[in-house]
Context: one part of a larger RNA
């Protein structure tokens, strides 16, 4: 290639939009490109293969046939896939009315704390450890009031609760602003799915310009511990944690589980509507939806589990794997200020 996989053995791209492409509901009528049938030309001979003959067999040679992935013309078929008109409504989506929310974006506001100032009071200690030591303090510390500046972070409620495609997202009000869900109608009429390239957001750290800088704190000073102790404890600390603006682009970026759809026993807890018992209220039970969780049949798994949030049973489309190490490295090309990120080998080796 085929065939076979992808939680945990090697593999699901961090996560979305979306461009070619690939795939697509129901239902008519047409067309006839795919598809099917007929007849017809090609498909050289030699060689393969069947069945015969010839050398005393056989190789060898020799007749006939058969085969020859196809390929073009013609002449039908129309079920089905495309193609063209039409028509629908069950998939998408609009509309109206509500509901939950830490879904985003700016601006304002708030109190508890931790420090540093100041000012009162006040006196030997304080702080730290497994014990100590460095440190702080008689230049009045700690503890203790009161007042002030600053910056970062929202205790409780708080919850296998919420929202967000993913990273993420937690005070409080107010402005702008995405999605979701629900309920009954109307409308739209396949407008729908996946998605190579491609383009956006993508924790933390890191760059780079200017601000800030309480607390924490790589690096660094010290002190201990120790054979030693570039470490685990301690006392101090700078870059950075913060914000503005660009950049970086990887994470155990994880459900280690790609999106979508359809179908397949049950119980049970909670979150967000909705209806009904039934309407006086609160609670409560039923039934239905959208979620979020633990159990569990059939199935399926190498097992461990998984099991309607499936790793069942199918289907459409991406992506990805193919022994171990060399290696996610080398050149080489992109990107980046760098770091480095991507893309990605081999000899050699067991």
């Nucleotide at each position: 290639c085929u065939g076979g996989g992808c939680g945990u053995a090697a593999a699901g791209c961090g996560c979305g939009c979306g461009u070619a492409g690939g795939c697509g509901g129901a239902u008519u009528g047409u067309u006839a490109a795919g598809u099917c049938a007929g007849u017809u030309g090609u498909g050289a001979a030699a060689g393969c293969c069947c069945u015969g003959g010839g050398c005393u067999c056989a190789a060898c040679c020799u007749a006939g046939g058969a085969a020859u992935g196809g390929c073009g013309a013609u002449u039908g078929a129309a079920a089905c896939u495309g193609g063209c008109a039409g028509u629908c409504u069950a998939g998408a989506g609009u509309u109206u009315a509500g509901u939950a929310g830490a879904g985003g974006g700016a601006a304002g506001g708030g109190g508890a704390a931790u420090u540093u100032c100041u000012g009162g009071a006040g006196u030997a200690g304080c702080a730290g450890u497994g014990a100590a030591a460095u440190g702080c303090g008689u230049a009045g510390a700690u503890a203790u009031c009161a007042g002030a500046a600053g910056g970062a972070a929202c205790a409780u409620c708080a919850g296998u609760g919420g929202c967000g495609a993913a990273u993420g997202c937690g005070c409080c009000u107010u402005c702008c602003u995405g999605g979701a869900c629900u309920a009954a109608a109307a409308c739209u009429g396949a407008c729908g799915c996946u998605g190579a390239u491609g383009u956006g957001c993508g924790a933390a750290a890191g760059c780079g310009u200017g601000g800030g800088g309480a607390g924490c704190a790589a690096a660094c000073g010290g002190g201990a511990u120790u054979a030693g102790a570039u470490a685990c404890c301690c006392c101090g600390g700078u870059a950075g944690u913060c914000c503005a603006c660009g950049c970086c682009c990887u994470a155990a970026a994880c459900g280690a589980u790609g999106u979508c759809a359809a179908c397949u026993a049950g119980c049970u807890g909670u979150u967000g509507g909705u209806c009904u018992u039934a309407u006086u209220a609160a609670a409560a039970a039923g039934a239905u939806u959208a979620g979020u969780a633990g159990c569990g049949c059939a199935g399926c798994u190498a097992a461990c589990g998984u099991g309607a949030u499936a790793a069942g049973u199918u289907g459409a489309c991406c992506g990805c794997c193919u022994g171990g190490g060399g290696a996610g490295u080398a050149c080489g090309g992109u990107c980046g200020c760098a770091a480095g990120a991507u893309u990605a080998a081999a000899a050699c080796u067991c």